[in-house]
């Protein structure tokens, strides 16, 4: 560099429930664990979703646990 164990130390937390916020996607806190080696961070590309609309477009917005990309980072066997 690459890779990722039935390793060690730790970390995060889906669905669902409660409370608050938001028109909404969703979000903050608490409980809870399906999972995760970047499930840390960034909406840059694609896609998805929401609001506005009769509908589309535009515009504004949401999600990093959809796929790429960028960036930072813990540990360490075998090959």
């Nucleotide at each position: 560099c690459a890779a990722g164990a039935u390793a060690a130390a730790g970390c995060c937390a889906a669905a669902c429930c409660c409370u608050g916020g938001g028109u909404g996607a969703c979000u903050a806190g608490g409980g809870g664990a399906c999972g995760g080696a970047a499930a840390g961070c960034c909406a840059c590309g694609g896609g998805u979703c929401c609001a506005c609309u009769g509908a589309c477009a535009u515009u504004g917005g949401a999600a990093a646990g959809c796929c790429g990309g960028g960036u930072u980072g813990c540990c360490u066997a075998a090959a």